This is a predicted structure of a 71-nucleotide RNA (transfer RNA) from a Candidatus Nealsoniibacteriota bacterium. Its Rfam family is "tRNA".
């Protein structure tokens, strides 16, 4: 320096243009003599800048990070 493959609530992962989704955590209530469990619920998220487009996590250029090949 070339190629490839990612970055999405605290933490793991899903989403191939049309409403951001599970799990687990975290807070309030519930049950309970009490904790755990287990049910109700609330907050909390698409790495950054641009374009394309009636709309972009999503398509496309560029920038920064992670990981791998190869050298």
């Nucleotide at each position: 320096c070339g190629c490839g493959g990612g970055g999405u609530g605290g933490u793991g992962g899903a989403g191939u243009a049309g409403u951001a989704c599970c799990a687990u955590a975290u807070g309030a209530g519930g049950c309970c003599c009490a904790u755990a469990a287990c049910c109700u619920u609330a907050a909390g998220g698409c790495a950054c800048c641009g374009g394309u487009g009636c709309a972009a996590u999503u398509c496309c250029g560029g920038u920064c990070c992670c990981c791998g090949c190869a050298a």
The coordinates come from a structure-prediction model, not an experiment, and the mean pLDDT is 83. The organism belongs to Candidatus Nealsoniibacteriota, within Bacteria.